The prediction has a mean pLDDT of 83.
The RNA shown here (transfer RNA) has 75 nucleotides and comes from a Nanobdellota archaeon.
Rfam family: tRNA. It is annotated as a transfer RNA.

């Protein structure tokens, strides 16, 4: 330098191919219930506008392009 893959809450992950209306789940955090207390269990709350930007579109996490970061391969 070239090719491919990945990037979504503090952590992990679904959704992307086939665009659609408040982006879902688990762990964790916080509060409450329960318990003599703790743990476990149950209930609730908060937290991501989807790596960044541009484009296409009525509408983009999803399609296109560029860039950034990580990984693998080739030279």
């Nucleotide at each position: 330098g070239g090719g491919c893959c990945u990037g979504u809450a503090g952590c992990c992950u679904a959704g992307c191919c086939u665009g659609g209306a408040u982006a879902g789940g688990g762990c964790g955090a916080c509060a409450g219930c329960c318990u003599u207390c703790u743990a476990a269990g149950c209930u609730g709350u908060a937290g991501a506008u989807c790596g960044c930007a541009a484009g296409u579109u009525c509408a983009a996490a999803u399609c296109u392009u560029g860039c950034c970061a990580g990984g693998c391969c080739c030279g």